[in-house]
Molecule: transfer RNA
Organism: Chlamydiota bacterium
C1' cells in the first nucleotide's frame, strides 16, 4: 500500500428490512438468625458521518479502530 473480515448494554452473545432480546454483572425487594443459594422487578447497548427506504443493527458510500492475507 492492496484485498478480506469484524465493531451491538460494564462483559459475552442473539435479532429474515418491521417494538434491539437473552445470559452474566450491578441495584432494589422477598426468603434467611446472618450470609450464600433461589425467586421477582429494575438497570443498560447497535463504532462515526451521510445515503436508499414508509421503515435500517441489517442494504449502499466514506471514515475510525481491531484482526487476517499478500507485497
Nucleotide at each position: 500500500u492492496g484485498c478480506c473480515g469484524g465493531a451491538u448494554c460494564g462483559u459475552c452473545u442473539a435479532a429474515u428490512g418491521g417494538c434491539a432480546g437473552g445470559a452474566c454483572g450491578g441495584g432494589u425487594g422477598a426468603c434467611u438468625c446472618u450470609g450464600g443459594a433461589u425467586c421477582a422487578c429494575c438497570u443498560a447497548a447497535u463504532c462515526u458521518a451521510g445515503g436508499u427506504u414508509c421503515g435500517a443493527a441489517u442494504c449502499c458510500u466514506a471514515g475510525u479502530c481491531c484482526g487476517g492475507c499478500a507485497g